[in-house]
The prediction has a mean pLDDT of 77. A computed fold for a 109-nucleotide RNA from a Pseudomonadota bacterium, annotated as Glycine riboswitch aptamer. Lineage of the source: Bacteria > Pseudomonadati > Pseudomonadota. It matches the Rfam family "Glycine riboswitch aptamer". About the family: This family represents the bacterial glycine riboswitch.
């Protein structure tokens, strides 16, 4: 360049827990007690990648290699599970996640 995935963006929906006490002129805030899980974050699960052994086969006798296959007190991803550090427990705000939009200027292929 081009295309295809997708990130950022933008709209919609979105749950659970005390309108606790004390302090503040009220509210933020603070300190305490009770609690939630769906911001991030930690720990795993069933897996799944690697190693690292043993069987097989392919080759070309041996090795290396390379597919498969079975083991691990090994290592890394990893969840809506589970801890509750953070965050939050009238509105407002946040919000996993789903659904449209859009996607060049970023990412990969």
């Nucleotide at each position: 360049c081009u295309g295809a995935u997708u990130a950022u963006c933008u709209c919609u929906g979105g749950a659970g827990a005390g309108a606790g006490g004390c302090u503040g002129g009220c509210a933020a805030g603070g300190c305490c007690c009770a609690c939630c899980g769906a911001a991030g974050g930690g720990g795993u699960a069933u897996g799944u990648c690697a190693c690292u052994g043993g069987c097989g086969g392919u080759a070309u006798g041996c090795a290396a290699a390379c597919c498969g296959u079975c083991a691990g007190a090994u290592g890394g991803c990893g969840a809506u599970c589970u801890c509750u550090c953070a965050g939050g427990u009238u509105u407002c705000a946040g919000g996993a996640c789903a659904g449209a939009g859009g996607g060049g200027c970023g990412a990969u292929c």